[in-house]
Context: one part of a larger RNA
Molecule: small-subunit ribosomal RNA, central domain
Organism: metagenome
């Protein structure tokens, strides 16, 4: 290496675009490069294999045929691919008419909570806990009223709901704008599918510069528990959590399940759309596109999946080959820096 795999044992890339390059409906012609047939030169001997034969046998060894090739000459089939040309509508876009929707951006408003700050009224506690204690309060808290400030997040609705490639995405109102779904079946006329490089996005923490700072809260302080307690429990508290701009680029970035297409029994909710008896609204019921559960047949080691497949089949990427050493060291690219990407091998078992 053939080969087996990749939901949980080792393996699906964190999502998306596109590029190279693979693979590609349906007809109809021309071609004859792939493909097949034949033929022609060659494919040194010795090896190997297969007949015979020779040394007493074997090993050896002699003779004779075979086999060995992305090779080469012509000739000659046209079914399948390829090229070229022409034609079709059913994959794919378009275009007309509707529709949901927390999809992105950017800019204005609100209400509740909260914490200050300032008035008013008001007295002795609050707060905290498993019990306390630190803590805060007669320099008047705390609980209550009123007014201003400020910052950060949006009760209900709400869902087993939706939207978004994925990370993700929620108060309302506007501007900009992406995708997707349904009818129509009008136009194009294979325009397709997949994607290695690259190129973009990519929670949380993090850095860099300048803001911002109400709550919350690593680090830190203190009270406690405790044999200690660099802890869980309280009181405080600073980075940072917020905003704009620049970096990082890793996650149990998970449905642990690559992306497309086809086919293969069902039942039962739910979103978003059409049909529908009518005239009009509902409803039976039929469809199209999501989302969930249950579960046939098959699959699976079993859990289980089960038309939203881990069933049966095609395309085409990525990745897997005992365990540890190691996701590590080296070197190379990237970063400010933390680091990340790529990735050994000695050894041991």
């Nucleotide at each position: 290496c053939u080969g087996g795999g990749c939901g949980u044992a080792a393996a699906g890339g964190a999502c998306g675009u596109c590029u190279a390059g693979g693979c590609g409906g349906u007809u109809g012609g021309a071609u004859a490069a792939g493909u097949c047939a034949u033929u022609u030169g060659u494919g040194a001997a010795a090896u190997c294999c297969c007949a015979g034969g020779g040394c007493u046998u074997a090993a050896c060894c002699c003779u004779g045929g075979a086999a060995g090739g992305u090779c080469u000459u012509g000739u000659g089939a046209u079914a399948c691919u390829g090229u070229c040309c022409g034609g079709c509508u059913u994959g794919g876009g378009u275009g007309u008419a509707g529709g949901a929707g927390a999809g992105g951006a950017g800019a204005g408003c609100g209400g509740a909570a909260c914490u200050c700050a300032c008035a008013g009224a008001g007295u002795a506690g609050c707060g905290g806990u498993g019990g306390a204690a630190u803590g805060c309060g007669u320099a008047g808290a705390u609980a209550c009223u009123g007014u201003g400030a400020g910052g950060u997040a949006c009760c209900c609705c709400g869902a087993u709901g939706g939207c978004g490639a994925a990370g993700g995405c929620a108060g309302c109102u506007c501007u900009c704008u992406g995708g997707c779904c349904u009818a129509u079946u009008a136009c194009c006329g294979a325009c397709g599918c997949u994607g290695a490089a690259g190129c973009g996005u990519g929670a949380a923490a993090g850095c860099g510069u300048g803001g911002g700072g109400a709550g919350c809260a690593a680090a830190g302080g203190g009270g406690a528990u405790u044999a200690g307690a660099u802890a869980c429990c309280c009181c405080c508290g600073u980075a940072g959590u917020c905003c704009a701009c620049g970096c990082c680029c890793c996650a149990a970035a998970c449905g642990a399940u690559g992306u497309u297409c086809a086919c293969u029994u069902g039942g039962u909710g739910u979103c978003g759309g059409g049909a529908g008896c009518c005239u009009a609204u509902a409803u039976a019921u039929c469809u199209c596109g999501g989302u969930g559960c249950c579960g046939g047949a098959g699959c699976u080691a079993a859990c289980g999946c089960g038309u939203u497949a881990a069933g049966u089949g095609a395309a085409c990427c990525g990745c897997c080959u005992g365990a540890g050493g190691a996701g590590u060291a080296c070197g190379g690219c990237c970063g400010c820096a933390a680091g990340g990407c790529u990735a050994a091998a000695a050894c041991u078992c």